[in-house]
Small-subunit ribosomal RNA from a Marinifilaceae bacterium, 1506 nucleotides, folded computationally. RNAcentral holds the sequence, with entries from SILVA.

């Protein structure tokens, strides 16, 4: 100082969370020492025990207990036991002084309670200081003791007797105090004060050691205390009006003193939006935590003030008290008790119970500091010092330090290797704080009493010497010895955050401060290792301040994010124009007072150092005072530049009332007319043969004003249109002239204020909520149609709200330009130009803005006011108050939920939004499929098992280009268990094999017989064994993967470097006009090049040439056959191959800048990519496949491995897909004849010949192949058949047979015979194909013993029609728009309903708690009256009287809790109905209103553009 976190990425707004300080803490682990500082935050809740206030014999009588003296009695003696106040000292008492401090607490208190400045001329003040003055003479009692005496007990009671510095009484009066009178000074409203004069009242007290201590009255200081004031001092207006001694005044009472303090009497006044009253909360303050400060939060220890001492009330004593450890009275609650009375008050130290997450020892001393009391000495002191217990907080030490391996071990990772722990240890050297032991030892202590000596004196004071005393504690500290020896944990380790692997586990257990981890390869759970941070501490928790500029004065916003009130006048309050004058309230500056100490700053010093302590300085505010006059207030004066007024002319849908018009529209009447009309996507419903629509005529109502008409006027704003009168208004201009700052802005209040809506009366053509009916539809409470009530329209009176917007308050000044347009001025002879003023538009600069945009009509620069926001959601709701006839309106929360909501752009996807384009994509056209049998394949179903596997397009004659065993993976049975096989190593061996036997389905199993191969003789290869290392899985995850394919697509795309633009994602380029099959070229052009795709290069086909001519050919010669390149011969041709050539819009015309296009042009074998093939871009589908291989993890191991027989995979009611074969005459059959290309061939193709009806079957040629074999079919002649279920189809079954093979039953193929099914061309609907193609005929080949091939791949034979054209279907490119979609429309998403859970509102009640009023009663107490009683008398006792505290009643008010039961809200798993909304969201959506509907919603009026 910032981060993380909405997005597919950006910017922004905005919350929300983190990092950092801080605690009187508290829980988790864990723990060595010191030093300091702290320790009930909760129940102001209850308290057992101890102590925490007492001194003074120098006030007093006096003698219970001590000690001592003098007696007496016993005794030797010590010692007992008596006496005696004679001493020292002293319980109880009388008396004085303190018990009003100190010490707790924080309940009340929203206050003169506090804090800060005054003031008291309206006051008191013990001890203390100082000052003057005096202390005289007298009296009478009372407590103790003594004696009786009541009562458990507390506590009395009566009687005799005693003293004082207790109490009375006299006198004296410096003085003081009250009255009267005169003079004199001062002041702050009452008045103070000085001095002389009278007249009243009023004091004292001893004690002694003889220095002195007291005591009396009075002045003055000092200290504390009391009043009053300015100012400051928490939240609620959903608290707006309160007050009746209340406000003032006379008078009197009362105090220490003012005063309604009290009382009497007059007068109504006082407080309140500058927030009164009422309610909630709370001690306040210095400080203290945070913070850059401004601020914010806090008030515990230390200081200062207040209030309180179980709870309320109330006095007494005193200098002070309404008194914490006094007293009375009630009240509650404990205790003792003889039941008859009593007794207490820890919010003093400890301590106990309770409460609670939580907070200590029933300690030690007055030595020091400090208080009371005394002359002291000293007593007392739970103040105080100290110890004690707690990591609870801060500081500081220390748990060793240097060296020491390419090392072990161990635990971890890896896997050919090696990494890590790790210099870490050991191991040597070395220290010795600390730590045990020993011995040494503080400082804290002086100004005590008192003695002595000096100064200065009257004395008091002063200085110097000597002088007792230490809780702590033998501590703190030094000194030595000894040994490394006695001492390290806690949390983290995905990002934010510093730190990374392995096992477990498998959306479970779990983790989480936010984002989030976890569904089988978790760096997020849970252990391990390793690490990384602090460190005797470390982390959780809870709080606060920060970061948050996230309440914004410093220092924010308001077009769209949350936010401008609908709009206007206006009161208060805010803010103000020019000169120049006085004033000095603001300001400004000097002084002075105050700001307690403590803290804080700075700086110096003392504990070894720091934390700590000390000293020195600094410091807001507040108040006095002096000055100063600029600004700003105030006073008076003046201007005239804001504002206003007067004159004049134009302006305009600008308001209010009347009157008038014509156009439509319906309705009525009349004519004429006929069958429909009317409506929609199509229809219906509806009107019509009782005459409609259509047309004409005329009659009536009633509501609106085409056309002009316009990003045109006007009005504050809703709003405002046919013409015309009449009365109100405004703003603009034009030139004077007036008044002279009247100005702006404007809470509260008043007024205005679309539509719907309301209340009373009219009105009703017209459209038209509701509401009917027709249709649509799954369904249609809509949209569409026909109909239609309110209502739409007047009057009058409410109601107060809209997307009431320009989503943009209202005034003023300034700040660049273009260009339109309305109304006036000026301007012209009149125009048009230019100018100027005020209003309405549009471009577009600088500047703002997050950006879209705005840009003199600012959202730019300023200035003044006023209104509003402060995450989303709940909620514009609740509940209160106001207003409304109602409907509602206004005013407006909390709980609880969430980590997002949201603007504005960007790139994509999508659209039942637009535009170009192209494709056997639709059309034209040919053939099919879909229907029949039969073949295959999947589905289902079966079944022991019918192995997997692929499943819209991109699965289904796919994987599989050959399932009778094998294959195979599956099912049944029987069998193996380091095994099948290969490798490599070492030995050893001469077996393996062959032939046969028994048992068995066979693997196996137990025998019989037999006995290796070459050598250069070393050996070497083979086989078998035996050791050792390496098993095997067609188990599973294709969503861990490679590698390989399919599809979009042979579609034209898809990127990238430098510039350039944008804050930025990202744009541009790749867009725009042409063109192409093509992001193919030209052109333009902020781009310029470039890659990967396209094209081309590649092979094949179609021409030519060249080179080669054998197994190829055969023109010429020759030869020879039945015939034939058969042979010799030749390489011209064909034909094989190999290099070459050729096509390239090159050339002409026309069209275009070019690119390029057209041409029944030319050439040319071919023309415009000749024609076919190979080649498939960035990327989509978590697309396919772990059973083709290959690989990570998982899983089995006498089995999910392996081996064998047999059986499956071939099942069959059915469904679907791909063929084939047909349905027939363009054919079927019979027979004659013709032509092929590319293959293949020795386990093999087979000629040829014989045999078979025939598949075949024997026996022999040739060929390791341009040489030998395998080889055509439609066509073509002729026959026949003649339109039928046939001579068309061949399914199906029977019979006999052929080949293959260990073997055709399950389950092969073919052949002859026989049999002859179903189909007569095939619904919706759907496929394939543009030329050597469709169609159509045949061949061949791979797989393979065979074949289930009607399939795949290939090859050639014959050979068609058709395209007008892009509107519509489907895919697809490209450029635009719109989005609420990014898993990307198969998206996203509203709302009722149904379960669950939360929290809230209402509520018949039912219960608490609080202040208050009214009314009864009414303790103690002051005051106050008082005739009976006591007393000679003062006087008292007892009675009343007023006044409370408390209790009793009573109606109401606030404020809580809880409730049957109702209402809405939030959250929740994959529930149910429907699909509002986002795209034109499929009727555009929205905002307000009304009304109606299971629900999202739908219609109506009127308004917005989001």
């Nucleotide at each position: 100082a910032g981060a993380g976190u909405u997005u597919g990425a950006u910017c922004c707004u905005g919350g929300c969370u983190c990092a950092g300080g801080a605690u009187g803490a508290a829980c988790g682990c864990u723990a060595g020492c010191g030093a300091u500082a702290g320790g009930c935050u909760u129940a102001a809740c209850a308290c057992a025990u101890g102590c925490a206030a007492g001194u003074c014999g120098a006030g007093g009588g006096g003698u219970a207990a001590c000690a001592g003296g003098c007696g007496g009695u016993a005794g030797c003696a010590a010692u007992a036991c008596u006496g005696u106040g004679c001493u020292g000292a002293c319980g109880a008492c009388c008396g004085g002084c303190g018990g009003a401090u100190g010490g707790g607490u924080g309940a009340g208190u929203a206050a003169c309670g506090c804090g800060u400045a005054u003031g008291c001329a309206a006051u008191c003040u013990a001890c203390c200081u100082u000052u003057u003055a005096c202390u005289c003479g007298g009296g009478g009692a009372u407590a103790g003791c003594c004696c009786a005496u009541g009562g458990a007990a507390a506590c009395g009671u009566g009687g005799a007797u005693u003293a004082a510095u207790a109490c009375c009484c006299g006198a004296u009066g410096c003085a003081u105090u009250u009255c009267u009178u005169u003079u004199g000074u001062g002041g702050c409203c009452u008045c103070a004060u000085a001095a002389a004069a009278g007249a009243a009242a009023u004091a004292a007290a001893g004690a002694u050691u003889u220095a002195u201590c007291g005591g009396u009255a009075a002045g003055a200081g000092a200290u504390g205390a009391g009043c009053a004031u300015g100012c400051g001092u928490u939240c609620c207006a959903u608290u707006a009006g309160g007050a009746a001694g209340u406000u003032g005044g006379u008078a009197a009472g009362g105090u220490a003193a003012c005063g309604g303090c009290u009382u009497a009497c007059c007068a109504a006044u006082c407080c309140g939006a500058u927030g009164a009253u009422g309610g909630a909360u709370a001690g306040g303050g210095g400080u203290u935590c945070u913070g850059a400060g401004a601020g914010g939060a806090a008030g515990g220890u230390c200081c200062c003030c207040c209030a309180c001492a179980c709870u309320g009330g109330a006095a007494u004593u005193g200098a002070g008290a309404a008194a914490c450890g006094g007293u009375c009275c009630a009240g509650a609650c404990u205790c003792c008790u003889a039941c008859g009375g009593g007794a207490g008050g820890c919010a003093g130290c400890a301590g106990u119970g309770a409460g609670g997450a939580a907070u200590a020892u029933u300690g030690g001393u007055c030595a020091a500091u400090g208080g009371u009391c005394g002359u002291a000495a000293g007593a007392c002191u739970g103040a105080a010092c100290c110890a004690g217990c707690c990591a609870a907080g801060u500081c500081g030490c220390g748990u060793g330090a240097a060296g020491g391996a390419a090392a072990c071990u161990g635990c971890c990772c890896u896997a050919u290797g090696g990494g890590u722990u790790u210099u870490c240890a050991a191991c040597u050297u070395c220290u010795u704080u600390u730590g045990u032991c020993a011995g040494g030892g503080a400082a804290g202590a002086a100004u005590a009493a008192g003695g002595a000596g000096g100064a200065u004196u009257c004395a008091a004071u002063u200085c110097u010497c000597c002088g007792a005393u230490g809780c702590c504690g033998g501590u703190a500290c030094c000194u030595g010895a000894c040994g490394a020896a006695u001492a390290a944990g806690g949390a983290u380790c995905g990002g934010c955050u510093a730190a990374c692997u392995c096992c477990g586990u498998g959306c479970c257990a779990g983790c989480a401060g936010c984002c989030g981890c976890g569904g089988u390869a978790a760096u997020a759970c849970g252990g391990a290792g390793g690490a990384u941070c602090c460190g005797a501490g470390c982390g959780u928790u809870a709080u606060c301040c920060g970061g948050a500029u996230u309440u914004a004065u410093u220092g924010g916003g308001u077009u769209u994010a949350a936010a401008g009130g609908g709009u206007g006048c206006u009161u208060a309050g805010g803010c103000g124009g020019c000169a120049a004058a006085u004033u000095a309230a603001g300001u400004u500056a000097g002084u002075g007072g105050u700001u307690a100490a403590a803290u804080a700053g700075u700086u110096c010093g003392g504990c070894u150092c720091a934390a700590c302590c000390g000293g020195a300085u600094u410091u807001c505010g507040c108040c006095a005072u002096u000055a100063a006059a600029a600004c700003u207030g105030a006073u008076a004066u003046g201007c005239u530049a804001g504002a206003g007024a007067u004159u004049a002319a134009a302006c305009g849908a600008g308001g209010u009332a009347g009157g008038c018009g014509g156009a439509a529209u319906a309705a009525g009447u009349u004519a004429a007319g006929u069958a429909g009309c009317g409506g929609u996507g199509a229809a219906a419903u509806g009107c019509a043969u009782a005459g409609a629509u259509a047309u004409a005529a005329c009659u009536u109502a009633g509501a609106a004003c085409a056309c002009c008409g316009a990003u045109a006027g006007c009005g504050a704003a809703g709003g405002c249109a046919g013409c015309u009168u009449a009365c109100c208004a405004g703003g603009c201009u034009a030139u004077a002239u007036c008044u002279g700052a009247c100005g702006c802005u404007g809470a509260a209040u008043c007024a205005c204020g679309a539509g719907a809506g309301c209340g009373u009366g009219g009105g009703u053509a017209u459209c038209g909520a509701a509401c009917a009916g027709g249709a649509u539809u799954a369904g249609a409470u809509a949209c569409c149609c026909u109909g239609g009530u309110a209502g739409u329209c007047c009057a009058c009176g409410c109601c107060g709200u809209a997307a009431a917007c320009g989503a943009u308050g209202c005034u003023c000044a300034c700040c660049g330009g273009c260009u339109c347009u309305a109304u006036g001025c000026g301007a012209u002879a009149a125009g048009a130009c230019a100018g100027u003023a005020u209003g309405g538009g549009g471009c577009u600069a600088a500047u703002a803005g997050a950006a879209a945009u705005a840009a003199u009509u600012a959202a730019g620069u300023g200035a003044g006011c006023c209104a509003c926001c402060u995450g989303g959601g709940g909620a514009g709701u609740a509940c209160g108050u106001c207003g409304g006839c109602a409907a509602c309106g206004a005013u407006g929360a909390a709980a609880c939920u969430c980590a997002a909501a949201g603007g504005a752009a960007u790139u994509g996807a999508c659209g039942g939004g637009g535009g170009c384009c192209c494709g056997c994509a639709c059309a034209a056209g040919c053939g099919g499929a879909g229907g029949a049998a039969c073949a295959u394949g999947u589905g289902g179903u079966u079944u022991a098992a019918u192995u997997c596997g692929a499943u819209g397009a991109u699965a289904c004659g796919c994987g599989a280009g050959g399932a009778a065993c094998c294959u195979u993976a599956c099912c049944c049975g029987g069998g193996u268990u380091u095994a099948a096989a290969u490798g490599u190593a070492u030995g050893u061996u001469g077996c393996a094999u062959u032939a046969u036997g028994u048992a068995g389905a066979a693997a196996u199993a137990c025998g019989u017989a037999u006995u290796u191969u070459c050598u250069u003789c070393g050996g070497a290869a083979c086989u078998a064994c035996a050791u050792a290392c390496a098993a095997g899985g067609u188990g599973c995850u294709g969503c861990a993967u490679g590698g390989u394919u399919g599809u979009c697509g042979u579609c034209a795309g898809c990127u990238c470097g430098u510039g350039c633009c944008g804050u930025g994602a990202g744009g541009u380029g790749u867009c725009g006009g042409g063109u192409u099959a093509a992001g193919u070229c030209c052109c333009a052009u902020a781009a310029c090049g470039a890659g990967c795709g396209c094209a081309a290069c590649c092979c094949u086909u179609a021409u030519g040439a060249u080179u080669a001519g054998u197994u190829g050919c055969u023109a010429a010669c020759g030869g020879a056959u039945a015939a034939a390149g058969c042979c010799g011969a030749g390489c011209a041709c064909u034909c094989u191959a190999u290099u070459c050539a050729c096509a390239c819009u090159g050339c002409c015309a026309c069209c275009g800048u070019a690119a390029g296009g057209u041409g029944c042009g030319a050439g040319g074998a071919a023309g415009g990519a000749g024609g076919g093939g190979a080649u498939g871009a960035u990327g989509u589908c978590a697309a396919a496949u772990c059973a083709g291989c290959a690989c990570g993890g998982c899983c089995c191991u006498u089995a999910u491995a392996u081996c064998c027989g047999g059986g499956g995979c071939u099942a069959c009611a059915c469904a679907c897909g791909u063929g084939u074969u047909a349905c027939a005459a363009u054919g079927g059959u019979c027979g004659g004849u013709a032509c092929a290309g590319a293959g293949g061939g020795u386990u093999g193709c087979a000629u040829u010949u014989a045999c078979g009806u025939g598949a075949g079957u024997a026996a022999c040629a040739g060929c390791u192949a341009a040489u030998c074999c395998c080889u055509a079919a439609a066509a073509u002649c002729g026959g026949u058949c003649u339109c039928a279920g046939u001579u068309c189809g061949g399914a199906u079954u029977g019979g006999a047979g052929u080949c293959u093979g260990c073997a055709a039953c399950u389950c092969g193929a073919c052949u002859c015979c026989a049999u002859g099914a179903a189909g007569u061309u095939g619904g919706a609907u759907u496929c394939g194909c543009u030329a050597g193609u469709a169609a159509u005929c045949g061949c061949a080949c791979a797989u393979c013993a065979g074949c289930c091939a009607u399939g795949g791949u290939g090859c050639g034979g014959u050979g068609a029609a058709u395209a007008c054209g892009u509107u519509c279907c489907c895919g697809g490119g490209c450029c635009u728009u719109g989005u609420a979609c990014a898993c990307a429309c198969c998206g996203c998403c509203c709302g009722u309903c149904a379960a669950g859970c939360c929290a809230u509102a209402g509520g018949a009640g039912c219960u608490g708690a609080g202040g208050g009023u009214g009314c009864c009663u009414g303790a103690a107490g002051u005051u106050c009256g008082u005739a009976a009683c006591c007393g000679c008398g003062a006087g008292g006792a007892g009675c009343g009287a007023c006044c409370u505290a408390g209790g009793g009643c009573a109606a109401a008010c606030u404020u809580g809790g809880u409730a049957a039961c109702u209402g809405g809200g939030g959250c929740u798993a994959a529930g149910u109905c429907g699909u509002a909304a986002c795209a034109a969201g499929g009727u555009a959506g929205c905002c307000g209103u009304a009304c109606c509907g299971g629900a999202a919603g739908g219609u109506g009026c009127g308004g917005c553009u989001g």
Lineage of the source: Bacteria > Pseudomonadati > Bacteroidia > Marinilabiliales > Marinifilaceae. Its Rfam family is "Bacterial small subunit ribosomal RNA".